[in-house]
Context: one part of a larger RNA
Molecule: small-subunit ribosomal RNA, central domain
Organism: uncultured prokaryote
RNA sequence: CUGGGCGUAAAGGGCGUGUAGGCGGAUGUGUCAGCUGGGGGUGAAAGCCCCGGGCUCAACUCGGGAAUGGCUCCCAGAACUGCACAUCUAGAGAGAGUCAGAGGCAGGUGGAAUUCCAGGUGUAGAGGUGAAAUUCGUAGAUAUCUGGAGGAACACCGGCGGCGAAGGCGGCCUGCUGGGGCUUCUCUGACGCUGAGGCGCGAAAGCGUGGGGAGCAAACAGGAUUAGAUACCCUGGUAGUCCACGCCGUAAACGAUGAGCACUCGAUGUGUGAGGAUUGCUCUUCGGUGUCGCAGCUAACGCAUUAAGCACUCCGCCUGGGGAGUACGGCCGCAAGGUUAAAACUC
Numbered sequence: 001c002u003g004g005g006c007g008u009a010a011a012g013g014g015c016g017u018g019u020a021g022g023c024g025g026a027u028g029u030g031u032c033a034g035c036u037g038g039g040g041g042u043g044a045a046a047g048c049c050c051c052g053g054g055c056u057c058a059a060c061u062c063g064g065g066a067a068u069g070g071c072u073c074c075c076a077g078a079a080c081u082g083c084a085c086a087u088c089u090a091g092a093g094a095g096a097g098u099c100a101g102a103g104g105c106a107g108g109u110g111g112a113a114u115u116c117c118a119g120g121u122g123u124a125g126a127g128g129u130g131a132a133a134u135u136c137g138u139a140g141a142u143a144u145c146u147g148g149a150g151g152a153a154c155a156c157c158g159g160c161g162g163c164g165a166a167g168g169c170g171g172c173c174u175g176c177u178g179g180g181g182c183u184u185c186u187c188u189g190a191c192g193c194u195g196a197g198g199c200g201c202g203a204a205a206g207c208g209u210g211g212g213g214a215g216c217a218a219a220c221a222g223g224a225u226u227a228g229a230u231a232c233c234c235u236g237g238u239a240g241u242c243c244a245c246g247c248c249g250u251a252a253a254c255g256a257u258g259a260g261c262a263c264u265c266g267a268u269g270u271g272u273g274a275g276g277a278u279u280g281c282u283c284u285u286c287g288g289u290g291u292c293g294c295a296g297c298u299a300a301c302g303c304a305u306u307a308a309g310c311a312c313u314c315c316g317c318c319u320g321g322g323g324a325g326u327a328c329g330g331c332c333g334c335a336a337g338g339u340u341a342a343a344a345c346u347c
Stems, first nucleotide, its partner, number of pairs: 003319004007301002012315001014201004021194003025088007033081002035077008049065006091191001092188003095184005103177007110154001115149007125136002162169002206247006215241002220236004258314003263309001266292005273285003296303002320347003329340004
C1' cells in the first nucleotide's frame, strides 16, 4: 500500500459556514466520451514460462510457441453513467396563517441575602472545632431594631422540562434580532448532500489597557493536626472571579458515538402544534425529549425508528507499547503557549 476498522480496546475534527472536488430525484428525445461486441495496428531483442534441438550431462546455448495486465485505429450497439435539449414535482426553497421557547444583543428595573458604615437598645462574651487555638470584643463586640452604601448572584416556579450548530443560555420589563415546529396546499422547478483548504464562533483558566471589588478565594500569613504536614480542619487574605475593549483557541469541548438520505416489531412517560369526537377525557398525526424492549448487531458490556440494525454518498481519523503529542523546522501568539509533527534508542 492493500485489507480491516474508529461508544468503552489505537482511531469522529470542539462547532458552524462555505470554495475546489466527490456524489446526486422522475419522464422523454438525441449524442456516444465512459461502457459492451467484432476486426486491424503496435506492444524491439534478450530474460521469465511451455515444447523441442546442440555441447557425453548440467550450467550454457539454438529454434518454435506462449505471455507482454497496456496504448491506439475502424465498424457496430445504446441498457447504465456522462453530455445536450425539453418536461415534471415526491428532494430543496419561497409565500400565507399560526405556535412554543433560560436562542442572541442592548437598555432599564425589583426583592431576598452576605459584607461594610451611622444611630438606638443592651452586656460579657462572640466566633470556630473532633477538641482547640490563632481571630473579634469593656475604645462596647456577638444579639436585636432603624436608616444608608456597594457589588455579585437570581430561592420558590424548575421538570431525565425548553432553546441553541457547538461552547452554552434561568428574577422582571422594553427595544432590536437569529433559528425552529405545525397547518394550508399557493409559487419556483433539482435550485440538492458532503466538504480538503479558507473564514467565523468557541467553557474555564490565563494575558494587555482602563474601571470595579460585596461575597468567595489560588498564592501568601498565622493557628491546629502530625514523627513530619510546604496538605486535609480553622482564622485571615492578594491576584482572580464582575464590566468595557482587545488577545488566547484549549477541555473527560463527552452521547468518549461526524454529516445527510432511505428502510426495519412494539410498549410507556413527558413537552409543542394540528385534527376528530359521545368534550371529565380519549383517539389520530407531526416534528422533539426520555425509559423499557423484538429482530438484527456486538469480544462482551450493551445498542436497539434519537441504532452501535440494514444500505448508499461525502469528510475526518487509526495501524504494537515507551521515547512523545516530545525535539527540530514552519505558521500563529504580547507572553503563557497553541498547531503541524518525527527519529535514534528500547521492550